Annotation: Transfer RNA from a Patescibacteria group bacterium, 74 nucleotides, folded computationally. The coordinates come from a structure-prediction model, not an experiment, and the mean pLDDT is 80. It matches the Rfam family "tRNA". Rfam classes the family as a transfer RNA. RNAcentral records the identical sequence in 4 taxa. The organism belongs to Bacteria candidate phyla, within Bacteria.
RNA sequence: GGACUUGUAGCUCAGCUGGUUAGAGCGUACGGUUCACAUCCGUAAGGUCAGAGGUUCGAGUCCUCUCAAGUCCA
Repeated sequence: GGACUUGUAGCUCAGCUGGUUAGAGCGUACGGUUCACAUCCGUAAGGUCAGAGGUUCGAGUCCUCUCAAGUCCA
């Protein structure tokens, strides 16, 4: 230099052929239970869907460019 893959909550990830509230587990906070802790149960907070632009009535999802990480080729 070229090709490809990945980027979604603090962490690991799902999100189907674009469709009407952006989710799960773990973690965190609070409450219940307990003499207390753990376990268990409940509730809540936490998101620029890597960034920008475009297509569309509608984009996490499609297109273009950029950035970051990784794999392969030279």